[in-house]
RNAcentral holds the sequence, with entries from SILVA. This is a predicted structure of a 1510-nucleotide RNA (small-subunit ribosomal RNA) from a metagenome. The coordinates come from a structure-prediction model, not an experiment, and the mean pLDDT is 83.
RNA sequence: AGAGUUUGAUCCUGGCUCAGAACGAACGCUGGCGGUAUGGCUAAAACAUGCAAGUCGAACGCGAAAGCUCCUUCGGGAGCGAGUAGAGUGGCGAAAGGGCGAGGAAUAUAUGGGCAACGUACCUUGAGCUCAGGGAUAGCCGCGGGAAACCGCGGAUAAUACCUGAUUAGACCACAGUGCUGCAGGGCACAGCGGUCAAAGGCCGGGAUCCUUCGGGACCGGUUGGCUCUCGAGCGGCCCAUAUCCUAUCAGCUAGUUGGUGAGGUAACGGCCCACCAAGGCAACGACGGGUAGCGGGACUGAGAGGUUGGCCCGCCGCAUUGGGACUGAGACACUGCCCAGACUCCUACGGGAGGCUGCAGUAACGAAUAUUGGGCAAUGGGCGAAAGCCUGACCCAGCGAUACCGCGUGUGGGAAGAAGCUCUUCGGGGUGUAAACCACUGUCAGGGACUACCAAGCGAAGAGGGUUAACAUCCCUCCUAGUUGAGGAUUCCCAAAGGAAGCCACGGCUAACUUCGUGCCAGCAGCCGCGGUAAGACGAAGGUGGCUAGCGUUGUUCGGAAUUACUGGGCUUAAAGGGCGCGUAGGCGGCCCGUCAAGUGCUUUGUGAAAUCCCUCGGCUCAACCGAGGAAUUGCUUGGCAGACUGACGGGCUUGAGGUAGGCAUGGGUGAGUGGAACUCUUGGUGGAGCGGUGGAAUGCGUAGAUAUCAAGAGGAACGCCGGCGGUGAAGACGACUCACUGGGCCUGUCCUGACGCUGAGACGCGAAAGCCAGGGGAGCAAACGGGAUUAGAUACCCCGGUAGUCCUGGCCCUAAACGAUGUCCACUAGGUUGAUGACUCUCUGACGGGUUGUCGGCCGUAGCAAAAGUGUUAAGUGGACCGCCUGGGGAGUACGGUCGCAAGGCUAAAACUCAAAGGAAUUGACGGGGGCUCACACAAGCGGUGGAGCAUGUUGCUUAAUUCGAUUCAACGCGAAGAACCUUAUCCUGGGCUUGACAUGCUUGGAUACCUACCUGGAAACAGAAUAGGUUGCCCUUCGGGGUGAAACUUGCACAGGUGCUGCAUGGCUGUCGUCAGCUCGUGUCGUGAGAUGUUGGGUUAAGUCCCGUAACGAGCGAAACCCUUGUCGCUAGUUGCCAGCGCGUAAUGGCGGGGACUCUAGCGAGACUGCCGGUGUUAAACCGGAGGAAGGUGGGGAUGACGUCAAGUCCUCAUGGCCUUUAUGCCCAGGGCUGCAAACGUGCUACAAUGACCGGUACAAACCGAAGCAAGACCGCAGGUGGAGCAAAUCGGAGAAAGCCGGCCCCAGUUCGGAUUGUAGUCUGCAACUCGACUACAUGAAGUUGGAAUCGCUAGUAAUCGCGGAUCAGCUACGCCGCGGUGAAUGUGUUCCUGAGCCUUGUACACACCGCCCGUCAAGUCAUGGAAGUCGGUAGCACCCGAAGUCGGCCCGAUUCAGGGCUGCCGAAGGUGAGAUCGAUGACUGGGACUAAGUCGGAACAAGGUA
Repeated sequence: AGAGUUUGAUCCUGGCUCAGAACGAACGCUGGCGGUAUGGCUAAAACAUGCAAGUCGAACGCGAAAGCUCCUUCGGGAGCGAGUAGAGUGGCGAAAGGGCGAGGAAUAUAUGGGCAACGUACCUUGAGCUCAGGGAUAGCCGCGGGAAACCGCGGAUAAUACCUGAUUAGACCACAGUGCUGCAGGGCACAGCGGUCAAAGGCCGGGAUCCUUCGGGACCGGUUGGCUCUCGAGCGGCCCAUAUCCUAUCAGCUAGUUGGUGAGGUAACGGCCCACCAAGGCAACGACGGGUAGCGGGACUGAGAGGUUGGCCCGCCGCAUUGGGACUGAGACACUGCCCAGACUCCUACGGGAGGCUGCAGUAACGAAUAUUGGGCAAUGGGCGAAAGCCUGACCCAGCGAUACCGCGUGUGGGAAGAAGCUCUUCGGGGUGUAAACCACUGUCAGGGACUACCAAGCGAAGAGGGUUAACAUCCCUCCUAGUUGAGGAUUCCCAAAGGAAGCCACGGCUAACUUCGUGCCAGCAGCCGCGGUAAGACGAAGGUGGCUAGCGUUGUUCGGAAUUACUGGGCUUAAAGGGCGCGUAGGCGGCCCGUCAAGUGCUUUGUGAAAUCCCUCGGCUCAACCGAGGAAUUGCUUGGCAGACUGACGGGCUUGAGGUAGGCAUGGGUGAGUGGAACUCUUGGUGGAGCGGUGGAAUGCGUAGAUAUCAAGAGGAACGCCGGCGGUGAAGACGACUCACUGGGCCUGUCCUGACGCUGAGACGCGAAAGCCAGGGGAGCAAACGGGAUUAGAUACCCCGGUAGUCCUGGCCCUAAACGAUGUCCACUAGGUUGAUGACUCUCUGACGGGUUGUCGGCCGUAGCAAAAGUGUUAAGUGGACCGCCUGGGGAGUACGGUCGCAAGGCUAAAACUCAAAGGAAUUGACGGGGGCUCACACAAGCGGUGGAGCAUGUUGCUUAAUUCGAUUCAACGCGAAGAACCUUAUCCUGGGCUUGACAUGCUUGGAUACCUACCUGGAAACAGAAUAGGUUGCCCUUCGGGGUGAAACUUGCACAGGUGCUGCAUGGCUGUCGUCAGCUCGUGUCGUGAGAUGUUGGGUUAAGUCCCGUAACGAGCGAAACCCUUGUCGCUAGUUGCCAGCGCGUAAUGGCGGGGACUCUAGCGAGACUGCCGGUGUUAAACCGGAGGAAGGUGGGGAUGACGUCAAGUCCUCAUGGCCUUUAUGCCCAGGGCUGCAAACGUGCUACAAUGACCGGUACAAACCGAAGCAAGACCGCAGGUGGAGCAAAUCGGAGAAAGCCGGCCCCAGUUCGGAUUGUAGUCUGCAACUCGACUACAUGAAGUUGGAAUCGCUAGUAAUCGCGGAUCAGCUACGCCGCGGUGAAUGUGUUCCUGAGCCUUGUACACACCGCCCGUCAAGUCAUGGAAGUCGGUAGCACCCGAAGUCGGCCCGAUUCAGGGCUGCCGAAGGUGAGAUCGAUGACUGGGACUAAGUCGGAACAAGGUA
């Protein structure tokens, strides 16, 4: 410090998410030790049990018992225990300490002030006093009541308890006075006079004098108390200022309310309380109301400013079961006091009683969750006491919890080119990994044993010194000292042994870290983007790796990142955002000069800002965390002083801002009244006579009762053509015939006047298009609704015919618009150019015109700058200033509720739950458009011939079947793979039979001559299985020729493996189709742009072409196009057999048959030729086009091969290759038979026809290309097919081989025919092992449909279409009418681009990018979720009114009689309770409204392109 995520990509806006830190945490897995902290955040819900506040005998009176000893009349008594325990009176404390945060938004807290309006026990300073009396009462004793708690009556008694009297001061009160002082109500000091109020003793010691009940007392001394006044410290009370959360969907609140007078009350001011009087007080700087909350020091986070927070520690406040109340007291309205009321719990003898853990532990409950019913007063602190001491769950310690922070350890060194295991692998190896083993060493922590510094300061006999005193008593102070105090912690030393001590999370990107297997949109993951549908680095596991480490992850919360609320530090033309416009109140801001003040401001200073915390330095625990000391800081508030620039206040002046004034100017500015012509409709009359009107085309409608058309007259209402314009006016809405009246604003020029009078503007007020509403008029045209006619699948629309509100006027409402420049108002400054409107001045003698200067208003272009870009640019969206309004992701929603306005419609104000990860802006490249321009193509048109109808062939779908194997499915599947399915082919096609290392390959292994060939046997359909004999054949080495060894070829046994036309063409290679032989597709460098990208490649011409030329921020280049290649067309040269034959010969019935020839044709090689080269015209002196000449051929001559970047997850795993998966006595292999040929139907592609341009018969002519040895086959013979036979020929030689249409002649005569040939029957031929399923051909017989084909649709632009035949591949044969070639005959039409289809370039729009077969909207139906309304129902909260009225204060009356008390009754107030009407918040509610979300529901087709009606 940033990153991910909207897009095909880009820039921007904008939200969501992540990485960091923190925690009183919780959960999951794991867990060695120690230190220091910390630990009920939920139920201020309820509590068993124990403890948490007592102490004082030196204030007072009482006063046991057990036990021991002694005595005894055995009943008991005495002494010690002991003036002890104990309770009581009395004093002090109990108001502190400790806990919690319910309430409380100000009676609070924080900071700074004030009290001239106050209090204060204990402590402290100073002064003084402490006299004389009195009567009670508890305890105790006796009696009584009660279950208990406890109480009553009678009797005796003490005090530092209580009371009376005395004495009084500098205390208090009253009166009058002096001085000083304060801003002031007033305060302080002094002295005078009058009045009022005090007290308590205890303990210790002394002995001179006096008294004595002989104990002692008076007296003296010490000590400690008591009383009064006073200084102080500390602690409190009260007041003021400022600050302190959200909400305006809370805008008005208030009767003790605000003030005064008087009385009361308090320690004290005060409506604090009461009576009377007045009518005030608070509030947009937010009163009142609602919600939430203890506040601060601080804590967390952050660069800071801020944001969040208030647990532990400290300060303040509040509370103590809920509510109320007072008493006591220095202090309380009192946590472990009292009274009353309520709820709850407990005891009860039912009559009554007791209780309050929000103290420490602990229980149950709640909950995700939070500890021991521990030890000690040793330390620190507190209460009481003279003290010893007692009490102290404050506190100090320990226990539990990885809750947090900090520290330590789980060993250290050596140890292999590297064990095993695990894992990956290309099988070679790699990783884990010096890791382990093994060797050497060390000893922290834990464990065992021993020892003792420190936390201890105090207390304290004896002794010494000093003070008081008459005193060497006593007492007090100081020093020293025997003795004595540790709950708990801790130090140090010794022993032993590597021994007891590692996990968690992650590994797709963000984000460090990767592989294998499993799974197969399943299971699952996920913070965001997103993974998973058979090769998952994202799920699960394993190996490996990364990170942190006694922890690691997850969840929750806060801050950060987020400049994403912007003070620091944002925006508003189009992304969210300028109010529709003005006027103006409060407020904010404000020209030049001078002076004064000193509020703001600056400097300095005073006090404060508690301590702790944070920071710095130093120090103490072995370090650290932790702790201590000092400093700094605490940015704040406050006191005094100085300064005087700026702001402010006050005073004075000025004229430039603003306003006034005079004279002109322009104008659809406003309001009212009047007038006018054109058009329209209607009425009346005339002419006229069949239609009019309307549309894409029609119809409804009008018209013979006379329309439309036309003429005349009249009526009516609305709007004002041309002028008219980016022209004018107005604040905006808006304003358009003419005239008049009234009236607003603006501009120009000039003079003088006022003297900052200004700008903006929350609220308020006014204006405000259209539609709409109310009342009354008016109503020609137009026209929602509505009716009708069309269109359509439908058409509640678009189109047409009608037509009512309305549109118009008057008055009153409504108050909204894309009310737009999507741009608030005002001021200043910052290049220009051009144009329009309207003023003024000036130049030319004048005028017109024109030129120049200077204002105001309206436009265009453009510099700098700005902007995400588009754009804007003196009319700013630039640079600054002032003020207002508004925005903060999309949806929900401008909706609900509430309020307010409105007659209503509705307006204004304005949320939340829930949901999504986007929604958006500008620009880019594509694609698309029922957008545009240019151009092309048998694309259309113009033609010729077909298909679609028939029969048949063939392919496909469907159906059928045991099986009808598989693939191909718009163009670009369908006579396609298949250039040959009877068996074979042929396949996991079906049925059945058989084989299992296999039909085929390689390696190892067993056997040994097993082996192979021929013939033969049994079963069988065959494959195969089985049996057995005969003959033949046999590698290499050795050999004594008997044989032995070996194991090559072959065979055999077994193991690895083979095999698969099994799956995935969406894992792939290769090949292919298509766009398309369309003219395109790109790159380097440069330039432009923030960028995606653009430029080049666009533009002007031209071309078949991105072909070429010109222009040009581009210059070049590549892949395509073209050319190079093949073929064909002309010529030449060469060559001349098997081809040819002119000339010369030979020969024949005839034929290049033969000799010969190379002339010709031809064959097949090499060349030539065509290049817009030449001429004319057009064109930019270009490219090129048009025409012409020449030429066999002319503008790429014809044809072919050749197919750019890419698109279609196009096709093919069944050509082949190949990853993965599946199968292995089967999905492999072999065999027999069947099927692939099955037939209600549909489609594609063809053949043959329907006839006379024809069929049939006879005669007759002319090709090219190709094929032939398991072949083509001549002549000859027989036959219908064919057969017999076989010459010749591996072919320019022989054969296939007859070309057909054509031509000549004949016949048929328009018919289901002499057309057509399907179908069927019979008889044959051929191939083949075999023609039943299921071949072709032949003959005879049979003779179907069909008479030119609906909608629709295909091919073709010249040697083409059409038509005619010939050949070949495959092949035993053939289903070939198919396919691939060959030649023969041989047209018509078009010179155009409106339309259909497709394509190219440019441009435009876009909400598309899976790219229009796109996107996307709404109703309905289904599920889920949250929410509004709703008859009501249930609860909470705060008030109001009334009723009742406890305790208690205050007051009254009566009783009481020594006082103080006390008792009874009663008044006001008064908690809880009751009743009532409302308010407000929440829960629930039949039904109901819309909303959100949800792979494949329904209906339409609203938006995005001119989205098909913008």